[in-house]
């Protein structure tokens, strides 16, 4: 140095260009003499940065950063 995938909630992950979700964890609260369990409630995130396309971008283009993988 070349190519390809990834980067979305605390963690593992989904997501047709049009309202960000799902597991588990975490906080409220319910029942229990208490903890567990269970039942209710809460997304608890400026979607890895920044320019662009578009009426509208997690999504599309590009450059950048980081991680994996291949070929040199």
């Nucleotide at each position: 140095g070349g190519a390809g995938c990834g980067u979305u909630a605390g963690c593992u992950c989904a997501g047709c260009g049009g309202c960000a979700g799902a597991g588990c964890g975490g906080c409220g609260g319910a029942c229990u003499c208490u903890u567990a369990a269970u039942c209710c409630g809460c997304g608890c995130g400026c979607c890895g940065a920044g320019u662009g396309u578009u009426c509208g971008a997690a999504u599309c283009a590009c450059u950048c950063a980081c991680g994996c993988u291949c070929c040199a």
Description
The prediction has a mean pLDDT of 81. Transfer RNA from Candidatus Tremblaya princeps PCIT, 72 nucleotides, folded computationally. It matches the Rfam family "tRNA". Rfam classes the family as a transfer RNA.